Predicted 3D model of a 1486-nucleotide RNA (small-subunit ribosomal RNA) from Candidatus Iainarchaeum sp.
Lineage of the source: Archaea > Candidatus Iainarchaeota > Candidatus Iainarchaeia > Candidatus Iainarchaeaceae > Candidatus Iainarchaeum.
Model confidence (mean pLDDT): 80 of 100.
RNA sequence: AUGCCAGCUGAUCCUGCUGGAGGGUACCGCUAUCGCAAUCCGAUUUAGACAUGCAAGUCUGAAAGUCCGGCAAGGACUUUGGCAGACGGCUCAGUAACACGUAGAUAACCUACCCUUGGGAGGGGUUAAGCCCGCGAAAGUGGGAGUAAUGCCACAUAGGCAAUCGCAACUGGAAUGUGCUUUUGCCCAAAGAAAAGCAGCUAUUGCUGCUGCUUCUUGCCCAAGGACGGGUCUGCGGCAGAUUAGGUAGUUGGCGGGGUAAAUGCCCACCAAGCCUACGAUCUGUACGGGCCUUGAAAGAGGUAGCCCGGAGAAGGACACUGAGAUAAGGGUCCUAGCCCUACGGGGUGCAGCAGUCGCGAAACCUUUACAAUGCACGAAAGUGUGAUAGGGGGAUUGCGAGUGCCAGCUAUGCUGGCUUUUGCCAAGUUCAAACAGCUUGGCGAAUAAGUGGGGGGCAAUAUACGUGCCAGCCGCCGCGGUAACACGUAAUCCACUAGUGGUGCCCACUAAUAUUGGGCCUAAAACUUCUGUAGCCGGCUCAAAAAGUCCUUGGUGAAAUCAACCAGCUUAACUGAUUGAAUGGCCAAGGAAACUUUUGGGCUUGAGACCGGAAGAGGCAAAGGGAAUUUCUGGGGUAACGGUGAAAUGUUAUGAUCCCAGAAGGACCACCAGUAGCGAAGGCGCUUUGCCAGGACGGUUCUGACGGUGAGAGAAGAAAGCUGGGGGAGCGACCCGGAUUAGAUACCCGGUUAGUCCCAGCCGUAAACGAUGUGGACUAGGUGUCCCGUUUCCUAAGUGGACUCGGGGUGCCGAAGCGAAGGCGUUAAGUCCACUGCCUGGGAAGUACAAUCGCAAGAUAGAAACUUAAUGGAAUUGGCGGGGGCGCACUACAAGGGGUGGAUGCUGCGGUUCAAUUGGAUUCAACGCCAGACAUCUCACCAGGGCCGACAGCAGGAUGAUGGACAGUCUGAAGGGCUUUCCUGACGCGCUGAGAGGUGUUGUAUGGUCAUCGUCAGCUCGUACUAUGAAGCGUCCUGUCAACUCAGGUAACGGGCGAGACCCACGCCAAUAGUUGCCAUCACUUCUUUUGAGGUGAGCACUCUAUUGGGACUGCAGCAGCAAUGCUGAGGAAGGAGUGGGCAACGGUAGAUCUGUAUGGCCCGAAUGCCCUGGGCAACACGCGGCAUACAAUGGCUGGGACAAUGGGCUCCAACCCCGAAAGGGGAAGGCAAUCUCCUAAACCCAGCCGCAGUUCGGAUUGAGGGCUGUAACUCGCCCUCAUGAACGCUUGGAAUCCCCAGUAAUCGCGCGUCAUAAUCGCGCGGUGAAUUAGUCCCUGCGCCUUGCACACACCGCCCAUCAAGCCAGCUGAGUAGAGCCUUGAUGAGCUAUCCUCGCAAGAGAAUAUCGAUUCUGGGUUCUGCAAGGCGGGCUAAGUUGUAACAAGGUGUCCGUAGGGGAACCUGCGGACGGAUCACCUCCU
Repeated sequence: AUGCCAGCUGAUCCUGCUGGAGGGUACCGCUAUCGCAAUCCGAUUUAGACAUGCAAGUCUGAAAGUCCGGCAAGGACUUUGGCAGACGGCUCAGUAACACGUAGAUAACCUACCCUUGGGAGGGGUUAAGCCCGCGAAAGUGGGAGUAAUGCCACAUAGGCAAUCGCAACUGGAAUGUGCUUUUGCCCAAAGAAAAGCAGCUAUUGCUGCUGCUUCUUGCCCAAGGACGGGUCUGCGGCAGAUUAGGUAGUUGGCGGGGUAAAUGCCCACCAAGCCUACGAUCUGUACGGGCCUUGAAAGAGGUAGCCCGGAGAAGGACACUGAGAUAAGGGUCCUAGCCCUACGGGGUGCAGCAGUCGCGAAACCUUUACAAUGCACGAAAGUGUGAUAGGGGGAUUGCGAGUGCCAGCUAUGCUGGCUUUUGCCAAGUUCAAACAGCUUGGCGAAUAAGUGGGGGGCAAUAUACGUGCCAGCCGCCGCGGUAACACGUAAUCCACUAGUGGUGCCCACUAAUAUUGGGCCUAAAACUUCUGUAGCCGGCUCAAAAAGUCCUUGGUGAAAUCAACCAGCUUAACUGAUUGAAUGGCCAAGGAAACUUUUGGGCUUGAGACCGGAAGAGGCAAAGGGAAUUUCUGGGGUAACGGUGAAAUGUUAUGAUCCCAGAAGGACCACCAGUAGCGAAGGCGCUUUGCCAGGACGGUUCUGACGGUGAGAGAAGAAAGCUGGGGGAGCGACCCGGAUUAGAUACCCGGUUAGUCCCAGCCGUAAACGAUGUGGACUAGGUGUCCCGUUUCCUAAGUGGACUCGGGGUGCCGAAGCGAAGGCGUUAAGUCCACUGCCUGGGAAGUACAAUCGCAAGAUAGAAACUUAAUGGAAUUGGCGGGGGCGCACUACAAGGGGUGGAUGCUGCGGUUCAAUUGGAUUCAACGCCAGACAUCUCACCAGGGCCGACAGCAGGAUGAUGGACAGUCUGAAGGGCUUUCCUGACGCGCUGAGAGGUGUUGUAUGGUCAUCGUCAGCUCGUACUAUGAAGCGUCCUGUCAACUCAGGUAACGGGCGAGACCCACGCCAAUAGUUGCCAUCACUUCUUUUGAGGUGAGCACUCUAUUGGGACUGCAGCAGCAAUGCUGAGGAAGGAGUGGGCAACGGUAGAUCUGUAUGGCCCGAAUGCCCUGGGCAACACGCGGCAUACAAUGGCUGGGACAAUGGGCUCCAACCCCGAAAGGGGAAGGCAAUCUCCUAAACCCAGCCGCAGUUCGGAUUGAGGGCUGUAACUCGCCCUCAUGAACGCUUGGAAUCCCCAGUAAUCGCGCGUCAUAAUCGCGCGGUGAAUUAGUCCCUGCGCCUUGCACACACCGCCCAUCAAGCCAGCUGAGUAGAGCCUUGAUGAGCUAUCCUCGCAAGAGAAUAUCGAUUCUGGGUUCUGCAAGGCGGGCUAAGUUGUAACAAGGUGUCCGUAGGGGAACCUGCGGACGGAUCACCUCCU
């Protein structure tokens, strides 16, 4: 500052609203030193009710009287009279109206007081007060005598009014006006007083009184004029609703009367039938109007109580009187409601004046002073009165101004010292009506004076502490709080403003968010289903005229205040004043201009229309004719099934089906042609022929001459479904009935089948009635198909043929510019403009409710609100997902195979249960022989019992003995651990408060580290450039290839990194080097021996082995395929296409596991959750699950004999060998710290024998007895040996289900090591024997890439719909009930007015009638409001019930209209849309 910021998303752009920041206004919270000013202060709710006091009087110079005074001057009071009281002051109920504003009219009027001019003033009779006499409680009121006037009255004159015979002078646009005049009729004025002078009378000591005249002043009457103030009329202007469309009988007009100051239906009688209305009448709601005020850049929007102008009102309502003026309200009468007094007879009263009271409320002051100023009323004046007004008091109402100190030093959030005195306090004077305040002077003393809100973002200011622990609370919006809270509470500190500062409600701005300026409508909200057309709006070229719009000039008006500028006055400012200007967007009047619009007249042809011509077409209506098929029937043939489905069943069939042939009947339909082909306004239209009707395109040297465009209302047409009546009924087929499927299946599938579908006549009037794109016109690159007409050239079979060129019209696709949020549109615009219409304004409630119109009904049209909510939405992006698609891959995928688990017994782990405790962790793959976790004590964390421990600091205490120790007894499982009993020692001190040590206590969701898993995967990412508004994309895609993002070719990309590969280790082949503790081919010696043999010693290092260094394999070679990469086959080779097996192994995800390995933040325990000891438990046992062992036997078991390994370990150890024992084992003992010694016998296997298919010579559980070993200890609870026992749902090799594996693998066999005092059915290794099958695929389970859909993003274990149940909220309906407003029927009828009668001299009184008519009662209508049993749907509310409708092809594509059905979402039929995935085909385009 004409501006933004936060909030929908994983992220983006847009649409759109919500909130924040500014200003105003009323109230509220906390806080508060002073002054000035203000048009501030019971407007908002109750125009509610009011106690008390005051708010309108004045005049003696109009008059009479009483009193004081002296019979004065002067004063007080009463009455008559005059003027005023219609102003001022208050309020805003009513009023949508000539109420207001503005401009006019009055030739239709009035005007007291005031001004000007002219003229005039001759008489008479009462009465109030006072006096006397009553009535009444009072208010009040009656009678008698009697008196005055500027009071009242009569007559006269002047004069006025009306009619009338005339004149025509004046004003004027125009006489109906004014003036003069004749006649007649009617009406009909007056008031004095004061002063001065003169004169007369009277009285007196005197201050006098009365009368007359003159002058002057003032008042009075009449007429005319003016001024002021009003009355009435008119144009224009300013509000909401159509869910108010018709209103109106005095209504509209006329004639004649009445009435008024005055025009007029203002009122009346008669006559006519008009008048208002879509430019919104009438009705309803709301509201005093304007100047102005708030806000805004403005246009506007909102407000209008205060000040000014106008109006209206005075408790609610009506009426007249007086008067110049009132229908008056601090006058009257009456009715109604309220209140007060009362002697019950009757009276009084009206604060929306100033104070004040009650009530109402969130909401608003003193029962103050004065007429000193300003004004008003009266008065000749002095003056009197004035709650108008001027002052004061109160109020954080607003605006403005001032202050709460300044300087220096220091130990610096403070203190000390110095300085100053605004303000404050005190005093005097001045000022003022009196005060306050102010002003002047003097004194005192830094003294008397700071808060509110906030600090997560928006939004300035805390990565502070403590407390709390989804609690308490905060929060305008987003959002904080579930134990480390910058967001809650407190403290500290910081920020903003400051005598204030925050909160709440409302208004403006922000908001281009009702868009005139200045928005939109394909998909976000929004183009009527389509056309015709009325009003309206808009309208081609040209000539002329007019001057309504428009423009220019001039005059008048648009009150002041307000606003702006400048100046001036208050100490400044606010405030006030003066001047000038602006504004009051206007209206009225006069004069001019003529381009444009308009109007009138004339012309034109290009818009539009007409006519003619030959073609094209599923255009419409009607009639006739035809056709294949389905069904049924008849006849013939024929035999056992048919039909239907994923699979079935219901169903049909032996009364002969299905099937084949022939014939007949009947209804509906119209294959191929058929085409992003055609026609039609749209819906829609498809066999052939004929008749009738209509429209469009093309062509024309024809005609009319703007006749046009759009289109509110209105009218017409309008798929399917549905309705009424009548026909028809073959097939299909809502409902319904069966059969299936399913947990259920009111569905999807199957068998039947009714309405309906068809025709005629009517109704309905809606669809995703869609191009989700209103109609018409103009302009702005192209390319390419296709249909119709015309045209050029050529061909021709001469056809209504074919090809080509150009023009027009229709219909598609692709695209420049441009547009768009993007997708996209793009001469068929969603581009650039014009005209007209319709529609939109966050989501939901809701296209619902109510009222209305239409309809037979279904329902359609039209269409809200309360309430609720921070989002709803569009397009596109990246992921994830799909019971979407494509490609590739994998023995934790399948296939092909092998062997298992799941059944039994046992071992082991887990769950559960139990228990004093059965410590804890791990729970899909990726917990469960896992925590190397095989626990007797220990381990140990659990349970029972017992005991022990506080570094350091401070304080109690302590040589009157702190502390430590202890015999005996006792408690105890045991113990100077405690207790009893004492003794020894000799300086510190757990008794208290803090603080520690320690903690397998808690948090793996605070962490490090380590590990698991996705992953036996091939991915992940960067730089630069480019594309996109952007998120992002590209690269990383496509094709081929690979184990691989491995490589090659293409390509707006070009390069790089991590991962893969390369690399490292082991094994496999060869070579070299080396030769002890290894080896022994050969040689020599030697021992044993029957021997080819075995052992020893020495040469030796050939071989084996050990261990180190090298070599070797690269698609290198050949053939084939391929652009290449590469693949297949083959050769050679120990090994062939990664040689085999390991190690390492990306960016990241899983809040995966571990605080119980260690480390570690926070929290907790701290004489116990620490430490030690004894015993127990981790080992329990109805049961469930996982892993394994052994088996079920003969490919076996048993007995005997025989053969062949490798890896490893060893001093608290391995132990040869010898002896004892049946064995386990025991007793000795060489060697070995190990290529030396030892563990060390390998077993399956081979040979021989027995067993003969059995619960067995299978199987070995369980149990008994006896031994052995380890260890402090073997009961709970160890291992081993021998004898005996000899279980099983084991003899069907194990249900559903499920695991592992492709070669030296599976299977099978044993061995070693780890743990370890004792010790393996576990884990890790080692070797022996040694297969089968595949070499493929994506079906299951998953993984990777590309693509597609998505309403998912915590990402499908996602999201989400409806009924039902519970609570709360507002609404709709509602038998009724209560009330209010308006209209109206009938009755009542106060009172005013008029007429007439009676009485009266009159004034007046009484009665009657009529009009009007308040009020009250009654009936009806209409609108609105309150309450309401019951009914209805709706909204909201962490974790209720039933299902699974939608989003992926959402598992039956979704949705729209309609109809039927169903607990519910929904299902089904008919027609429609694509806003449907996938695959294939056709066509069109690039």

Its Rfam family is "Archaeal small subunit ribosomal RNA". Gene Ontology terms of the family: structural constituent of ribosome and ribosome.